[in-house]
RNA sequence: GCCCCGUUCGUCUAGAGGCCCAGGACACCACCCUCUCAAGGUGGAGACAGGGGUUCGACUCCCCUACGGGGUA
Numbered sequence: 001g002c003c004c005c006g007u008u009c010g011u012c013u014a015g016a017g018g019c020c021c022a023g024g025a026c027a028c029c030a031c032c033c034u035c036u037c038a039a040g041g042u043g044g045a046g047a048c049a050g051g052g053g054u055u056c057g058a059c060u061c062c063c064c065u066a067c068g069g070g071g072u073a
Stems, first nucleotide, its partner, number of pairs: 001072007010026004018056001028044005049065005
């Protein structure tokens, strides 16, 4: 250089056109419980890498860019 794959809450992950203003676990915050802490219970905040396109509708399909991984000479 070329080819392929990936990028979603702080971390790990589910979702693959409308049912999702995106679900779960751990972590975080508040409250309850407790003499206190932990554990446990209830609730809360928190994410689709960036841009463009297709579509009535895009996290999902296509293109470009960035970053990461693999293959190849």